[in-house]
Context: one part of a larger RNA
Molecule: large-subunit ribosomal RNA, domain VI
Organism: Patescibacteria group bacterium
Formats: sequence, C1' cells, structure tokens
RNA sequence: CGUUGAUACUUGCGGGAGCUCUUCCCUAGUACGAGAGGACCGGGAAGGACGCACCUCUUGUGUGCCGGUUGUUCCACCAGGAGCAUUGCCGGGUAGCGACGUGCGGCAUAGAUAAACGCUGAAGGCAUCUAAGCGUGAAGCUGUCCCCAAGAUAAAGUAUCGUUAUGAGAUCCCAGAGAGAUAAUCUGGUUGAUAGGCGCUAUGUAUAAGCACAGUAAUGUGUUAAGCAGAGGCGUACUAAUUGAUCCAAG
Repeated sequence: CGUUGAUACUUGCGGGAGCUCUUCCCUAGUACGAGAGGACCGGGAAGGACGCACCUCUUGUGUGCCGGUUGUUCCACCAGGAGCAUUGCCGGGUAGCGACGUGCGGCAUAGAUAAACGCUGAAGGCAUCUAAGCGUGAAGCUGUCCCCAAGAUAAAGUAUCGUUAUGAGAUCCCAGAGAGAUAAUCUGGUUGAUAGGCGCUAUGUAUAAGCACAGUAAUGUGUUAAGCAGAGGCGUACUAAUUGAUCCAAG
C1' cells in the first nucleotide's frame, strides 16, 4: 500500500519441523548345522543421542536479601552502626533465568509406488509378470501427529457492530509487564487492582537491639524460632493512570 468500515473467531492453498540408534528378554538353544555356532518372522523391556516445554524435586546463578568475620576511617567515647578494601572475604538464599533437573516426543496406520515377486494373457495354437487388464511390495513419496499460514492479488469464511452524526472502531496521552534494543505485543486507565505505597503472608536467613542473670573475662543463658528481608501470593484506592484531542467507511 492492497484486500472497498471495524471487532472477534475460524477454514487451510501452501510451507516448515519431525522421521533416529543401541542393548537385553521371550519365541528358542528352536529352524539350520557333523560340530562349533546360531537365526528369519513376531512379541516385550530398558537405554543413548536429539528435539520441545517447564521450574514441583535436585543443582547453578542470584553485586536484591539474611548472617559471620579481617583491616582501616568516621559517627566524641562504650555499645551499636556506616563507608572503603574484587560484592573486602566467607556461609546460605526468594523470584527470575538456566541444566546437571523434571515431563513429553519418534508410535500406529491408510493410499499410490521403486527395485523385486506374481495372476490372467496374446502378438507368436506353445511359452511369456505386459502388449490390453489385475495384484503384492520400502526407513523413501502423499496423508494421518505438531507448528506457521488469506499478499492464497483467485487477497476466503462465520458472527456481531457501524455508515451526515446518538458515528462502530482505532490512535495520541498516561500506569505498566506474561512483552521488549526501539517499534511491536500484551494488561490497565476511576464503571479502576495497572504500577508504587501500605497490611498480611509463602519463603530466605538464623535466635536482632536493649535489658536481666551467670562468669575475673572472652563468652554464655533468658526475654526469642527472635529480628530483618520478602523480585512471589492475597488484599487495600493512600499516590499516580486527570481532562481531553485526533483519525475514520460505499451514504
């Protein structure tokens, strides 16, 4: 820009992805073979690599968070803290993101075939799978499973709304994240839980400070599973999403 306004939901022309490998058990120590050895066909069970998704478990990160600790400076001193030293170093760790974790996948099957194997059958009284005709037959081809998909310009379909003014719808603007470089996408904009704040909490860390007691003291015990945090969850209009403007169709 087109698809002759818009919203929502579809169809699927066509395209993509996928298609895998190994071991063991049964059949069966059977067929076969003098023996050694040792099957086809069929059935079952594990696993590898690969792929997709996810974060319940395990594990990693987690310079948000909690704790321990060294040196030094500062808060006048004690106590308690803060800054700097790679996040000072160390022990853990929520969300998110990952794999080393978890779940799932290749199945089964239809059709037309290749090589090949056949039926009937002449030319050519026989024979011949082929010349007419009809079958069997592969991890391959076309479907079935998964994904994209109407620029499929032959531009599809269904439902609903709207077309001189009560104009469907969209955008601008704003709060944002299940999205993200920016666009876009998605959730919302007071008829509101969109973000922040606040309250409670899953969860993380590990028993705060102060005080009391015991001890010469370091320290320990009690108050106390405390204090702090809480990217997650639930709730709550306290703050901010104000007011509004623009675009738009065959009449």